Overview:
Small-subunit ribosomal RNA, 3' major domain from an uncultured bacterium, 468 nucleotides, folded computationally. The coordinates come from a structure-prediction model, not an experiment, and the mean pLDDT is 86. RNAcentral holds the full RNA, with entries from Greengenes and SILVA.

Context: one part of a larger RNA
RNA sequence: UGACGGGGGCCCGCACAAGCGGUGGAGCAUGUGGUUUAAUUCGAUGAUACGCGAAAAACCUUACCUGGGCUUGAACUGUGCAUGACAGGUGUAGAGAUACACCCUCCGCAAGGCAUGUACAGAGGUGCUGCAUGGUUGUCGUCAGCUCGUGUCGUGAGAUGUUGGGUUAAGUCCCGCAACGAGCGCAACCCCUACCCUUUGUUGCUACCAGAUAAUGCUGGGCACUCUAAGGGAACUGCCGGUGAUAAACCGGAGGAAGGUGGGGAUGACGUCAAAUCAUCACGGCCCUUAUGUCCAGGGCUACACACGUGCUACAAUGGCCGGUACAAAGCGUUGCAAACCUGCGAAGGGGAGCCAAUCGCAAAAAACCGGUCUCAGUUCAGAUUGCAGUCUGCAACUCGACUGCAUGAAGCUGGAAUCGCUAGUAAUCGUGGAUCAGAACGCCACGGUGAAUACGUUCCCGGGCCU
Numbered sequence: 001u002g003a004c005g006g007g008g009g010c011c012c013g014c015a016c017a018a019g020c021g022g023u024g025g026a027g028c029a030u031g032u033g034g035u036u037u038a039a040u041u042c043g044a045u046g047a048u049a050c051g052c053g054a055a056a057a058a059c060c061u062u063a064c065c066u067g068g069g070c071u072u073g074a075a076c077u078g079u080g081c082a083u084g085a086c087a088g089g090u091g092u093a094g095a096g097a098u099a100c101a102c103c104c105u106c107c108g109c110a111a112g113g114c115a116u117g118u119a120c121a122g123a124g125g126u127g128c129u130g131c132a133u134g135g136u137u138g139u140c141g142u143c144a145g146c147u148c149g150u151g152u153c154g155u156g157a158g159a160u161g162u163u164g165g166g167u168u169a170a171g172u173c174c175c176g177c178a179a180c181g182a183g184c185g186c187a188a189c190c191c192c193u194a195c196c197c198u199u200u201g202u203u204g205c206u207a208c209c210a211g212a213u214a215a216u217g218c219u220g221g222g223c224a225c226u227c228u229a230a231g232g233g234a235a236c237u238g239c240c241g242g243u244g245a246u247a248a249a250c251c252g253g254a255g256g257a258a259g260g261u262g263g264g265g266a267u268g269a270c271g272u273c274a275a276a277u278c279a280u281c282a283c284g285g286c287c288c289u290u291a292u293g294u295c296c297a298g299g300g301c302u303a304c305a306c307a308c309g310u311g312c313u314a315c316a317a318u319g320g321c322c323g324g325u326a327c328a329a330a331g332c333g334u335u336g337c338a339a340a341c342c343u344g345c346g347a348a349g350g351g352g353a354g355c356c357a358a359u360c361g362c363a364a365a366a367a368a369c370c371g372g373u374c375u376c377a378g379u380u381c382a383g384a385u386u387g388c389a390g391u392c393u394g395c396a397a398c399u400c401g402a403c404u405g406c407a408u409g410a411a412g413c414u415g416g417a418a419u420c421g422c423u424a425g426u427a428a429u430c431g432u433g434g435a436u437c438a439g440a441a442c443g444c445c446a447c448g449g450u451g452a453a454u455a456c457g458u459u460c461c462c463g464g465g466c467c468u
Stems, first nucleotide, its partner, number of pairs: 007468007015458002019422005026313008034304002042053002064299007076122009088103006106113002124288002127286003133282002135277003138273001140271001145184006151160003164175003190265004195233005201227001204223002208221004236259001239253005315415001319374007331362003336355002341350003381412001386407007428450007
């Protein structure tokens, strides 16, 4: 000077408390440990690993295993020599890689180009070291801190400034002060959202006029309104009262769509954890070089006594089932989205209008509301498991896909110790879309609908800041 203390003072945070809903019990999904295995590829491991890398493991992916092949090599650069083709098509053998046979077969006047073979120099490595590294990332933490120049003080390490009195979400601001200034952070500038105005009216809208229809902005006018998407305005403690050191600021009020950072996002200081990553990529060193490289088929990553994490579905009547009737937002679509109509109980099939999309389509929103039924039961709850029959994608669903129908109907009657999330359009609950993607979400990312309870307070638990 720091760090630490079951030292002190002050102050924050869903940290506790007050509430609401979960997890921990069940079944299933998924990740991990362990075990097994020829292989179950590798990494991530308190918080900060465990629906994580992986926004898609049937083949491919794929790095693993078994077996079959290759050795200048699957891809790439250069040189010498040789050849004129290589590729492609067909056939035979084979699990295929590949081998063989046949068909076909170079360009340019030339230099040369291209391809193959051969020799050589390079290649190649998801092999090791994240404790040699760059880059990127997590975390403390969106916490309010971390520093510098000059000056001053101290022999010096250093101190001061940055402490103090107030105040703030904030080292935010005010006042004081041997300090005066400055930088990185805070805030603001950026984006979305809430209100208004201007411009814009097609593919959007329809108040008014007219036409047409069984009906509908369906059509002609129209751009008022909604909306679209560009620009601007609006909020600044600006105004009033009170408190306060007359300051900063705080409390209350008015007006206002919005009030004291309006709500949300992006944005992460100096640094910490030899934190994570050599398997995104790059890179030092080391190692392999007829193999630790590379091609192929099949298998594995999907195993299963068990243990843990994260989820989904339930245990029912605030419910299940049946019928009817409403109301979204945000997206996506030409190798695509696919309407009407027909077939099928259904998954789906046929069909192909329209749409490169404010035009057409995916598309039905669901919870909700109205009516009916069930009457507390392992049930008309719940749906695991299993049998049979199918649909679709795809060379191919045995290992190992999703979905449908019929049958089957398991555990489960609210969950021990313990533990998690959330302070408002939030929790809870209800559906919708997207990325990945041939197919394959209960995950992830986004969207809207319905829509609460509680916060006395800071003694205690956890984490953090300042002073001592």